[in-house]
Context: one part of a larger RNA
Molecule: small-subunit ribosomal RNA, 3' major domain
Organism: uncultured prokaryote
RNA sequence: UGACGGGGACCCGCACAAGCGGUGGAGCAUGUUCCUUAAUUCGAAGCAACGCGAAGAACCUUACCCACACUUGACAUCCUUCUUGGAGCUUAUAGAGAUAUAGGCCUUCGGUUCGGCCGGGGAAGUGACAGGUGCUGCAUGGCUGUCGUCAGCUCGUGUCGUGAGAUGUUAGGUUAAGUCCUGCAACGAGCGCAACCCUUACUAUCUGUUGCCAUCAUUAAGUUGGGAACUCAGAUGGGACUGCCGGUGUUAAGCCGGAGGAAGGUGGGGACGACGUCAAGUCAUCAUGGCCCUUACGUGUAGGGCUACAAACGUGCUACAAUGGCUGUUACAGUGGGCAGCGAACCCGCGAGGGUGAGCUAAUCUCCAAAAACAGUCUCAGUUCGGAUUGUUCUCUGCAACUCGAGAGCAUGAAGUCGGAAUCGCUAGUAAUCGUGGAUCAGCAUGCCACGGUGAAUACGUUCCCGGGUCUUGUACA
Numbered sequence: 001u002g003a004c005g006g007g008g009a010c011c012c013g014c015a016c017a018a019g020c021g022g023u024g025g026a027g028c029a030u031g032u033u034c035c036u037u038a039a040u041u042c043g044a045a046g047c048a049a050c051g052c053g054a055a056g057a058a059c060c061u062u063a064c065c066c067a068c069a070c071u072u073g074a075c076a077u078c079c080u081u082c083u084u085g086g087a088g089c090u091u092a093u094a095g096a097g098a099u100a101u102a103g104g105c106c107u108u109c110g111g112u113u114c115g116g117c118c119g120g121g122g123a124a125g126u127g128a129c130a131g132g133u134g135c136u137g138c139a140u141g142g143c144u145g146u147c148g149u150c151a152g153c154u155c156g157u158g159u160c161g162u163g164a165g166a167u168g169u170u171a172g173g174u175u176a177a178g179u180c181c182u183g184c185a186a187c188g189a190g191c192g193c194a195a196c197c198c199u200u201a202c203u204a205u206c207u208g209u210u211g212c213c214a215u216c217a218u219u220a221a222g223u224u225g226g227g228a229a230c231u232c233a234g235a236u237g238g239g240a241c242u243g244c245c246g247g248u249g250u251u252a253a254g255c256c257g258g259a260g261g262a263a264g265g266u267g268g269g270g271a272c273g274a275c276g277u278c279a280a281g282u283c284a285u286c287a288u289g290g291c292c293c294u295u296a297c298g299u300g301u302a303g304g305g306c307u308a309c310a311a312a313c314g315u316g317c318u319a320c321a322a323u324g325g326c327u328g329u330u331a332c333a334g335u336g337g338g339c340a341g342c343g344a345a346c347c348c349g350c351g352a353g354g355g356u357g358a359g360c361u362a363a364u365c366u367c368c369a370a371a372a373a374c375a376g377u378c379u380c381a382g383u384u385c386g387g388a389u390u391g392u393u394c395u396c397u398g399c400a401a402c403u404c405g406a407g408a409g410c411a412u413g414a415a416g417u418c419g420g421a422a423u424c425g426c427u428a429g430u431a432a433u434c435g436u437g438g439a440u441c442a443g444c445a446u447g448c449c450a451c452g453g454u455g456a457a458u459a460c461g462u463u464c465c466c467g468g469g470u471c472u473u474g475u476a477c478a
Stems, first nucleotide, its partner, number of pairs: 001478002003475003007472007015462002019426005026318008042053002064304002067301004073129001077128002079125006088105007109119003131293002134291003140287002142282003145278001147276001152191006158167003171182003197270004202238007212227002216225002241264001244258005320419001324378006336367003341360002345356004385416001390411007432454007
């Protein structure tokens, strides 16, 4: 100087407390361990691995296993020889296919010094090489997690100290903040904080189509004429600054209350992550040193596996019901997506879905709500709760649903009556609850990322638990 302390002082955080809802018990989904296996590819490991890489394993993917094949190779550059316009379509045989053998059809290149000269393709050969998701993340780059959006981390000059170092950065206030003020052997500065950026909340101007409709006509309908007010769209501005008033404070920074205001003291949310820590993660995104393989640790193909299932754990979904289930009637969104697509409307089907197919490359057409509300019924039961499991008949995607997809109908109707010790999230349009969209994607979502609808309770307080910051103290630690 740090680090540490079941030392001290001060401060902060859904850290505790106060509340609300969960997990831990059940069934299922999913990830992991273990076990099994020919293989169950690999990585991730307290927080910070475990619905993680994977924004989607039937084939492919695929890296694993078994079998069958290839060896200058599936891919690149170069050399030698031979051959040849280039490209496409297709048949037969053998085979699981890769592949091998034998054909067919179509059509007929550019430049040119007219030389099989140059460019392009194919075959054979030769070796340089290709190739490796093989090893090392403890050789690395890049990227990322984490402490932590915590308020810190440093430097120049000066001063102090033999020196390591100190000072500044401490102190008194204050702040979300090393934020600002005052003081001070310090005076300044940098990286962080804040602001500048995006979005949301209010508003003015401009512009009105595909959007809008107050007034005037018109219609089944903003449908049409018309309108430019309103909504909305999107471009440029305004607006919030402790600016104003009172109190308080050291005449300060600020704090408390108030006015006006759509918004008030950082208005809400996002992007943004200092010096560094963990030899943190990743050689399987990519790149890359070294090592290793080279008729195989490379490449191709078919089938299988990654989907196994005694047991354990994590993360979720659905429930155990009456604030509910079922039946009927009937309202109201926002984000987004759409041409190998979204698909209205009509018809068929109990339904998944099928048929025909308008419109739409979209503010134009389309995907498109549910909870809520109203009426009826059930009356506390393993039930009209719950839906696992199983049987069966179908639908869709796709060469192909056996291993191993999703969905529908009928039948079946398991556990489960609110969950031990323990443990998690959340402070407001939040939690809880309800549905919707998107990426990936032929198909497959209880996951992920977003969107809106309905919409709470509680916070006395900082003694305690956890994490962090500042000062100080002790130390057989570095």